[in-house]
RNA sequence: AGAGUUUGAUCCUGGCUCAGAACGAACGCUGGCGGCGCGUUUUAAGCAUGCAAGUCGAACGGUAUACUGACUUCGGUUAGUAGAGAGUGGCGAACGGGUGAGUAACACGUAGGUUAUCUACCUUUAGAUGAGGGAUAGUUCAUGGAAACAUGGGGUAAUACCACAUAAUAUCUACGGAUAAAAAGAGCAAAUGUUCUGUCUAAAGAUGAGCCUGCGGUCCAUUAGCUUGUUGGUGGGGUAAAGGCCUACCAAGGCAACGAUGGAUAGCCGAUCUGAGAGGGUGACCGGCCACAUUGGGACUGAGACACGGCCCAGACUCCUACGGGAGGCAGCAGCUAAGAAUCUUCCGCAAUGGACGAAAGUCUGACGGAGCGACGCCGCGUGAACGAAGAAGGCGGAAACGUUGUAAAGUUCUUUUCUGGAGGAGGAAUAAAGGUAGUAGUGGAACGACUACCAGAUGACGUUAAUCCAGGAAUAAGCCCCGGCCAAUUACGUGCCAGCAGCCGCGGUAAUACGUAAGGGGCAAGCGUUGUUCGGAAUUAUUGGGCGUAAAGGGCGUGUAGGUGGUUUUGUAAGCCCGAUGUAAUAUGUUCUGGCUUAACCAGAGGAAUGCGUUGGGAACUGUAAGACUGGAGUUUAGGGGAGGAAGCUGGAAUUCCUGGUGUAGGGGUGAAAUCUGUAGAUAUCAGGAAGAACACCAAAGGCGAAGGCAAGCUUCUAUCCAUAGACUGACACUGAGGCGCGAAAGCGUGGGGAGCGAACAGGAUUAGAUACCCUGGUAGUCCACGCUGUAAACGAUGUGCACUGGGUGUAGGUAGGUUAACUAUCUGUGCCGUAGCAAACGCGAUAAGUGCACCGCCUGGGGAGUAUGCUCGCAAGGGUGAAACUCAAAGGAAUUGACGGGGGCCCGCACAAGCGGUGGAGCAUGUGGUUUAAUUCGAUACGCGAGGAACCUUACCAGGGCUUGACGUGUACAUGAAGUUUUAAGAGAUUAAGACGGCCAGCAAUGGACGUGUACACAGGUGCUGCAUGGCUGUCGUCAGCUCGUGUCGUGAGAUGUUGGGUUAAGUCCCGCAACGAGCGCAACCCCUACUGUCUGUUGCCAGCAUUUAUGGUGGGGACUCAGGCAGAACUGCCGGUGACAAACCGGAGGAGGGUGGGGACGACGUCAAGUCAUCAUGGCCCUUAUGUCCUGGGCUACACACGUGCUACAAUGGCUAGUAUAAAGCGUAGCGAGAUGGUGACGUCAAGCAAAUCGCAAAAAACUGGUCUUAAGUUCGGAUUGGAGUCUGAAACUCGACUCCAUGAAGUUGGAAUCGCUAGUAAUCGCGCAUCAGAAUGGCGCGGUGAAUACGUUCCCGGGCCUUGUACACACCGCCCGUCACACCACCAGAGUUGGGGGUACCCGAAGUCACUAGUUUAACUGCAAAGAGAACGGUGCCGAAGGUAUGCCUGGUAAGGGGGGUGAAGUCGUAACAAGGUA
Repeated sequence: AGAGUUUGAUCCUGGCUCAGAACGAACGCUGGCGGCGCGUUUUAAGCAUGCAAGUCGAACGGUAUACUGACUUCGGUUAGUAGAGAGUGGCGAACGGGUGAGUAACACGUAGGUUAUCUACCUUUAGAUGAGGGAUAGUUCAUGGAAACAUGGGGUAAUACCACAUAAUAUCUACGGAUAAAAAGAGCAAAUGUUCUGUCUAAAGAUGAGCCUGCGGUCCAUUAGCUUGUUGGUGGGGUAAAGGCCUACCAAGGCAACGAUGGAUAGCCGAUCUGAGAGGGUGACCGGCCACAUUGGGACUGAGACACGGCCCAGACUCCUACGGGAGGCAGCAGCUAAGAAUCUUCCGCAAUGGACGAAAGUCUGACGGAGCGACGCCGCGUGAACGAAGAAGGCGGAAACGUUGUAAAGUUCUUUUCUGGAGGAGGAAUAAAGGUAGUAGUGGAACGACUACCAGAUGACGUUAAUCCAGGAAUAAGCCCCGGCCAAUUACGUGCCAGCAGCCGCGGUAAUACGUAAGGGGCAAGCGUUGUUCGGAAUUAUUGGGCGUAAAGGGCGUGUAGGUGGUUUUGUAAGCCCGAUGUAAUAUGUUCUGGCUUAACCAGAGGAAUGCGUUGGGAACUGUAAGACUGGAGUUUAGGGGAGGAAGCUGGAAUUCCUGGUGUAGGGGUGAAAUCUGUAGAUAUCAGGAAGAACACCAAAGGCGAAGGCAAGCUUCUAUCCAUAGACUGACACUGAGGCGCGAAAGCGUGGGGAGCGAACAGGAUUAGAUACCCUGGUAGUCCACGCUGUAAACGAUGUGCACUGGGUGUAGGUAGGUUAACUAUCUGUGCCGUAGCAAACGCGAUAAGUGCACCGCCUGGGGAGUAUGCUCGCAAGGGUGAAACUCAAAGGAAUUGACGGGGGCCCGCACAAGCGGUGGAGCAUGUGGUUUAAUUCGAUACGCGAGGAACCUUACCAGGGCUUGACGUGUACAUGAAGUUUUAAGAGAUUAAGACGGCCAGCAAUGGACGUGUACACAGGUGCUGCAUGGCUGUCGUCAGCUCGUGUCGUGAGAUGUUGGGUUAAGUCCCGCAACGAGCGCAACCCCUACUGUCUGUUGCCAGCAUUUAUGGUGGGGACUCAGGCAGAACUGCCGGUGACAAACCGGAGGAGGGUGGGGACGACGUCAAGUCAUCAUGGCCCUUAUGUCCUGGGCUACACACGUGCUACAAUGGCUAGUAUAAAGCGUAGCGAGAUGGUGACGUCAAGCAAAUCGCAAAAAACUGGUCUUAAGUUCGGAUUGGAGUCUGAAACUCGACUCCAUGAAGUUGGAAUCGCUAGUAAUCGCGCAUCAGAAUGGCGCGGUGAAUACGUUCCCGGGCCUUGUACACACCGCCCGUCACACCACCAGAGUUGGGGGUACCCGAAGUCACUAGUUUAACUGCAAAGAGAACGGUGCCGAAGGUAUGCCUGGUAAGGGGGGUGAAGUCGUAACAAGGUA
C1' cells in the first nucleotide's frame, strides 16, 4: 500500500466481498511447562448452608460457672480470686465490599462561586471540668403465647438521663439585656498532690460533604407548540444553607426552530480498541463520581443515612405455624437452581498492607494477602544437538528411465533446559509488647508515666516456596488450518449437477489442481481454525477529504422574513484574533530515560506531554462593534428606443359547418382494399343570400418580449419591465434566502353561459387467430368565455441565483459614438454557431462555461421493494406534499468500442428477381427417407438415386436356431505330440465329429534341437460395443464470396482506431488518385492441366496428295505433303488507333487476328463459422463385455406396407408412333476378358470358332437427323406401357422369399397436372444416343463422351443470398436475441383487519397504610416550679393537610395474536398474449 466482482472487451460511477489489528469471548480438533493478568457481557431472575461488623471490664451494675478459705443441720451458707454469655453505656456500623436497574439530569467532565453552609474522629490555640437529683435495663416474682415475643409488680449502677451554678467565647437584641456547657476513668502516690486518657465551651486548620453557575458530550420533527407553583414579587414558614423548597396574596408571565414539550436509548469520566491523523466504536478489569440494595412509600437515630447484612407501612414471592399469628431479602465471599453459546473453590490466613474498637496486649475483618479450577489472554521455554547416502525399506507419482518423501529414518557421538527421585535452603519480618543502656522536656517534695537514640526481641497463610546442588536417562512432550483466483502452497484415485464445497467470484452433468481420501507441499505453532462484534481498508457521509448536463442528485418560477455573507476611508474600543506569564488538567494508563525479577510479559523510579478551561499583562493588522466621511456597488429622476409583456373593450377578412333559394343529375365519401355513412324525399358539384362559433394564412426568422408557465389579425384605453448614452441626486440602501406569500402548461373539478371545427368515452364498419387497438364513418364530455378550485409535467438548457476574472472568429435583434452618412470601425445589452487554453469517464462545455474563484440556498449516497405503507397535512373530489421498514439481489447504471441484427438508409454483386426455355407438384413405375409393422426389418446421415461405385448366399454389422472358449486372427513362454501337406469314408442343415489312407523336411552317431502343424496351461487375443460433446485425420457448408490480418508509426486514459475509410474503377482489398500513414503476409489474379490457332521435329499399329499396284477395302510398294498422335516452340499484352475520364486507373468503339479484354472449362477453397459430419474406412484416450457385446454355421431379414415427402424414369402423343432405307461421332473398355465370322433359334441366346494383352483385333449398331411408306385428326387411339397369365434365355452350388433379359398374350392410370416450386445466359438449356466404374449376375442412379442445337436479359422497384459504408440498439449463446404484464402453483417477509390479549405513562374521581407537620386537653405523667391544690412540659389518644399501593371512568402511546382481504419478493422448462429494445413493425 491494495485486490476480486457488472462487459465480448473498455473507461467511469457504484455497491458487495477479502487481506490487518483487537476481544471479559464462544464452538471444533489438539494439548508439555512456567510467570503475569482475567473469568455470569444473558433474567436488577430465585436462593439451601456457612461466613462477610464489631469492639471496649481502663464507662456501669452484675450472673452462671470454676478454684481457695471459713462455717455447716452435709441440703448448703459465706468471704476472696478468676469470670463466659447476656444487659446498660460509648465509638463504629453512612467506611470497606457488590451491581448498573433507574437516570438525557448540574447525573458526569471541566472551570469557577458559596459574604448562602455543615463537618464525628484528628491537629493547633485559649479556657473549663463546680455542686446536685430522679429513673431504668440487666435481675427477681408473676402472667399471656406454639413461636416470635409481650405485659405487670419489686429492687439496682454508670462516662445513660435531668435541672442548677459559672460564661473567656458564641447567638439573639428593642443595645437596656437575654440565652446556652461538662463525666468521669486508670495509674503513681499518700499531700491540699501529680501523670495520662476522657468530657465541655470557643477559635483556627485539615478532611469530608451540601448547594449554585458558565461550557461540553445520544437519536427521532412521521414529537411543534409546552407550562398554573407555572414565571416574578411581597409577607410568612422551613433547612446546616440561597431558593416556589412550601404556603397566602398580587402581577401575567416563563420556555421554544440556536429544537421547547414528547418519545426511544443510555450510568458518566480518566481511559480502552482502531486509525497516518482527523475521526469512529466501547465504558469489562484498575481508578474518580453518581445511582441502587425484593418492588413502592416513609421517617427515626446520628457529625454524617432517608441507611445492602437498621426500623415502620403497603404489594409480590418463599418459609414456619398449634391457623390465632409470625419470619425473610447473596446487585458481600464461596456455593445452588433456572436461563444461556458461555464464565471458577461451599479453599488457607490475618504472616504482610489497610480498616473498626481499645491506653494497650489484642479481638474482628470473604477488604486484603495467597493457593485451587479454566490455553480465556499476554509473555517466555521446551519437545533435542552434531555427524550420517546403500540416497535403505515402505508410501506416492511415472509407460519406463526414474523422481519424491529425504539427512528425513536407522546408525554413531554428545547434551540434560524440561522431567523423575533426593538434599539442604533465601527473601517477603518492618518491628510491637515486656526488657536493657544512654539521654531529653515539663511538673512536682518525689515516683509512675511520656519522648529521643541504640541494643536485643516473638510472629510466615503461601510452603514439599523461589533459586541452587546431586543422581538417572533422549529419556516425559505436536498439533491445527490451508493448497482455483484474491493468497504462500499440486498430483493421483474415488464420485459423476449426486454426494458435497463456498468469504466474493464461483466449483461438481465420466479425464474436478475447487467435493472426499491419500501422498506431497505451504502457513502458524501449544496452539490452530471457525463464528460473533468493533475500527480499518471505505475519499462508501468527504472538517482534513466527495459530488449534482447524460451515472443517485438543481427546488417549476419569483418575491421576501429570520439567518449567513458584505464596497472605500478616519478615529476609538478590544468580543473574536495574536504574544507572554500563571493556576488547573487526581492516581493509574500512553510516551522517553533508568532500574528490579536469568529474559520478556509484569513491576518500580524520574522526566516530559496532555491541542482543554480559568486568571492576568500586552498588541491592534484583519473580522466585529461605536461615531464620522466618500462614490465606484445599488437605487431615483430628466432627455431617447424597441418589443406576440399583461388586462379590458371595440372591429375585421379568409376558411369550415349549418340554413334558405337557384342551376344540375347519379352518384358522393372513404381506404392498402373495402364497408359502415350519404344521395332520386335530388346529394356531391356550382351560384347567391343568411347564421354561428373558434382560430388568426402570408409577414415568420438562428427573430422579439416575459421570472417561469407562456405570449401572434387590427385599433383604443390602462399598466409593468428592459436597453444604450449624457447629466443631476441618495449615500452601502447590497447578494443569497430555511420557513412564509404569490404566479404556475395541459388534463381535471364546481357554478353559469357557449358549442362551428376537432374530439377521450361510446356506437358502427373494417383488419385480425383474436383486435376491448392502429384505419374508416359518426359522436358525448372537453376544447371557448366568466368566476372559483386543483398545483402537477421530459414544468428540460434534464445545467440554482448573484458578482469577478480568463485567446479568438462569424451571423442576427435593439441602441450609442466615429465615418464621404457608406462600406466599415469601436462599444453596450440580448440571441445563435464554430472553436484556444482549461475542464470532463467519455460524449462534450468552452465569456450565454460544464474554465478559474467568492457568497448563499436546494439536493444525492447500490438496485428492487417504493415515491409504496403508515402518520400528519392540503384538496369538493381526483389527488398533491412530507415519506419509511421487513425482505431480496450482486449487481443496477453512464459514456464510448468491436461485432451481430433491423419489417433503418446509401452503393454494388449473384439464374436473386425480371425476360425466356424446359421441368417438378397430378398418373404409372424406379429409388431414397419418414412413419408403421416385424423375431429382425442392422447402423449412421437428414444436403432424403446420401455412406452404398451396385443386400439372392457371401457382403452383414440385424434376427431365430445349432456350435466353440487361448478362441476365426497376432505375439511369446512351458510341456506333450505330430513333418508340413494331400486325400477317402460315415453321421449331420452345416459348422463339426469320428475312422482311415498317402506322405515321410533340415542338423546330429544318438539323445535331442530347428522350421511348421495339433493339443494342454499362462500372458493375452477379439469387439461394426458406448462416447464425433475427450480426439487425430478426412469432409461438408457459408463460398471461388472478396475478404482476413500483421510490423512499425500516429491518434485515443482505454477497449480500440488509422492503414482496410474517401473520389473513381474492376470479376476481384483489381488498379489509380487522395489521405498519418508507410510497408508486408494469407486470399484475388497469374504460374499447372484440357480445349481453340500456327510453326517445327518424329512418323507406327495412324494418314494417303502425287506415283505404282490391287479385286471392293491404305490391302500392298512407297511417301511425310495432309489428318492425326506425341514432344518442343510461338501466339493475346488493353500491345495499336479514336473517344470518354482528372494529364490517372480504367471504360466504350474500332483495326488486325484462329482467338479480345480473366477466350471457354478444370484443378486450386484465405482468417474463420456451424461443440456441422464421421469412434461403422482408418487411427486413438477413457469406459464397458471376456464359456460373450468375441467367434463359426444354417435359414431368415436389410426387398415388409394403410400412408406422407424428396429425387428420377416413362408418358399423356402428329415437331408424333410404327416401318423400310441411308449418313455422320467422341471418349472408353477387353485374357477367369472382348469375341469377328459361320450356323441354330421369332428372340433373349446357344454351338463351333479367327483375331486381339490391342492407334493393329473385338465390344461397335451410334441415335436423334435425313429420305420414303403407313397411321389421317383426336380417339384412351397403330398414343401409353403398368399389371397379370403362359413359355423361355443367361449368370450363379442355389433366382421361392429376392435377379436381369426374351417371346406370345393381357393393355391399368394417364388427354399436360391446384397451391406451390426447381434448373438454365451459349455450344448453354432442351433433345439424342454411346461408354465406363462397381460387377458371377443385377441401373431409370453415378461418372464421362460426343451429335443436333435454341429463346431471352428492358432493367435492379420487389423476393432470396452476399459484399462495402453509414445509422439505431436494452442484442454479445449475438433476432431462433432480449424482454413485459395478467392468470395458475409453492414459499417468505410485510400492510390493513371484525376482534382479542399485554405493557407504559396521562387526566378526573374514590379509598387512604406508615409517617412528618399542624391542631386538639380525652387518658396518663419520675426529674422543674409550688407548702398544697395545681402548673409548666411530655407521652398516648383524637382530628386535619399531604400521602404509596389499590379501585372506577376516560381517552392516548406501544407490543403479541387473528378469520377473511391486499399488494410485494423469490422460485422448474406452466398458461395467455407480444407492451418495450431496430422506424420493434402505430417512434

Model confidence (mean pLDDT): 84 of 100. Small-subunit ribosomal RNA from a metagenome, 1483 nucleotides, folded computationally. It matches the Rfam family "Bacterial small subunit ribosomal RNA". The sequence is in RNAcentral, with records from SILVA.